[in-house]
RNA sequence: ACCUUAUCGAGAGUGGCGGAGGGAACGGCCCUGUGAAGCCCGGCAACCUGCGAAAGCAAGGUGCCAAAUCCGGCGGUAAUACGCAAGAUGAGGC
Numbered sequence: 001a002c003c004u005u006a007u008c009g010a011g012a013g014u015g016g017c018g019g020a021g022g023g024a025a026c027g028g029c030c031c032u033g034u035g036a037a038g039c040c041c042g043g044c045a046a047c048c049u050g051c052g053a054a055a056g057c058a059a060g061g062u063g064c065c066a067a068a069u070c071c072g073g074c075g076g077u078a079a080u081a082c083g084c085a086a087g088a089u090g091a092g093g094c
Base pairs, nucleotide, nucleotide: 002093003092004091005090006089007088008087013041015040016039017038021031022030023029026072027071028070042065043064044063046062047061048060049058050057051056069086074083075082
């Protein structure tokens, strides 16, 4: 990189450094000098893992900490709903 599969309306900062971007891509719509990204600290607990009869606890591995995956794109509906695609994360495979 690719394949399979599960999940994606819960949760998480009045901190330090930093100094202009960020929210995957595209179209929107937003966030941001009342401080973006990134780094550190802090935190959360989805999957794996450990403990437990269970509820749950822990925080070792990965992950995450604006807005439903922020919304939409294809199908479907009067409009929703719903399904697909794309994406993200875990576990497994190759």
Overview:
The prediction has a mean pLDDT of 86. SAM riboswitch aptamer (S box leader), 94 nucleotides, folded computationally. Rfam family: SAM riboswitch aptamer (S box leader). From the family's description: The SAM riboswitch is found upstream of a number of genes which code for proteins involved in methionine or cysteine biosynthesis in Gram-positive bacteria. The sequence was found by an Rfam model in a public genome assembly.